Description:
A computed fold for a 532-nucleotide part of an RNA from an uncultured Flavobacteriales bacterium, annotated as large-subunit ribosomal RNA, domain I.
[in-house]
Context: one part of a larger RNA
RNA sequence: AGCAAACGGCGGAUGCCUUGGCUUGCAGAGGCGAUGAAGGACGUGAUAAGCUGCGAUAAGCUACGAGGAGGUGCACAUAACCUUUGAUACGUAGAUUUCCGAAUGGGGCAACCCGGCUGGUUGAAGACCAGUCACCGAAAGGAGCAAACCCGGAGAACUGAAACAUCUAAGUACCCGGAGGAAGAGAAAAUAAUUAAUGAUUCCGAUAGUAGCGGCGAGCGAAAUCGGAACAGCCCAAACCAAUCUUGUUUCGGCAAGAUUGGGGUUGUAGGACCACGAUGUGAGAUGUUCCACGAAUUAGAAUCAACUGGAAAGUUGAACCAUAGAGGGUGAUAGUCCCGUAUAGGUAAGUGCGAAUUAUUUCUAGUGGUAUCCUGAGUAGGGCGGGACAUGUGAAAUCCUGUCUGAAUCUGUCAGAACCAUCUGAUAAGGCUAAAUACUCCUGCAAGACCGAUAGUGAACUAGUACCGUGAGGGAAAGGUGAAAAGUACCCUGAAUAAGGGAGUGAAAUAGAUCCUGAAACCGUUUGCUU
Repeated sequence: AGCAAACGGCGGAUGCCUUGGCUUGCAGAGGCGAUGAAGGACGUGAUAAGCUGCGAUAAGCUACGAGGAGGUGCACAUAACCUUUGAUACGUAGAUUUCCGAAUGGGGCAACCCGGCUGGUUGAAGACCAGUCACCGAAAGGAGCAAACCCGGAGAACUGAAACAUCUAAGUACCCGGAGGAAGAGAAAAUAAUUAAUGAUUCCGAUAGUAGCGGCGAGCGAAAUCGGAACAGCCCAAACCAAUCUUGUUUCGGCAAGAUUGGGGUUGUAGGACCACGAUGUGAGAUGUUCCACGAAUUAGAAUCAACUGGAAAGUUGAACCAUAGAGGGUGAUAGUCCCGUAUAGGUAAGUGCGAAUUAUUUCUAGUGGUAUCCUGAGUAGGGCGGGACAUGUGAAAUCCUGUCUGAAUCUGUCAGAACCAUCUGAUAAGGCUAAAUACUCCUGCAAGACCGAUAGUGAACUAGUACCGUGAGGGAAAGGUGAAAAGUACCCUGAAUAAGGGAGUGAAAUAGAUCCUGAAACCGUUUGCUU
């Protein structure tokens, strides 16, 4: 030096565990904010660095409810206190709530500086205290923040086409504006069809990768219809009537026009105004009241003992019991009957109810015939040019939107049915509202998992968006486990020692001694044997 064995050191794999995550389902909630938010700064404890809570009333104050013996957060210490005159902890409603921040008296390098006015303190003040003073809007009110979902405006490129330009990616990403718990769409100027039908919208399955579009390349890609989910329909403008006001005119009686308000009226088998007749009804909604249900903390809640092994019984053996409860968790090993619970049954406040009832208030809602006249949405429909949206790239290109130039008809009207024309059929544009079925989850509760188990699962099981890095935008960790219980090693010895160790003691175990469960390998030693 090598090999082997034994015993150690170092190291922290593995096993077991779970406080934390991940995903899904059901239900709730779907907003907060000038009554000052979200988010922060600084304070606040007997001792107090961090987290949590709170705000100069500062780990808290008040009332009520519920509860019933301990309590002064994480945090295991000492002190001093509180508490059956009901504390702590829990729920509901309040009070307080520094400074910054939309930040709003003015300024500012956020958490700071400096003012005006009114009132107060003071003998007085240049000091202090309280209130008030931004902008927009006629007012109500607005602003700022917030995860996704939604609507609108604006809008790429990489990429694919095996290059690339039309095309694609994609109306995606990013940016801006706006709203709601959903949004948007929506009660046919619809679809269909030559059989003569359907009847608002939305979403899902099929139709169908079909018909089509396409340097007919890459690719893009419907609809009718059928089957389901859910279903709900309405209101104006106008004609006509009336009132008020203004203007014009006047023979002062009025007349005409305009504006505002009220009545009326709302459609395609055309309807309405208007004229005639008839009726005083039917049904529905909203608000309020009463009742009912739900609804916080929370309450009751069955049934087992002995022996044995063991440190410990829930294990084993024997004998019992409950069960609308044998879900789950804990307890010194594996417990239906030890504890918390579970099934079940109660309980009320604030409040909620698209629950019910009746009465009160209030809103809406109807017929028949006639048809001379009047009304039925105009810079609109349509057209030219240029674009865009439609599955459809200008094409034979219908339909929809419009930057620009134009520009109808008025019910014997007008539009559509994929150029266009005729016939036929369907509808009634140029005003508006509308629940449900649908999308999403920052958040709350409950439940579950052929999801993870500390290099996994969130970046974060722990003082984690922390420490640390960066001028900054931003980047971003590592780090869990003594034991059933601290019973966390009194006392003695060695030692310079408050280091470390040896005894002793605790414990089932101390090679469980706090660098603490298990304790692999690499690596480093000690002893013994063998080889050189």
About this RNA
The sequence was found in a public genome assembly. Its mean pLDDT, the model's own confidence on a scale to 100, is 82.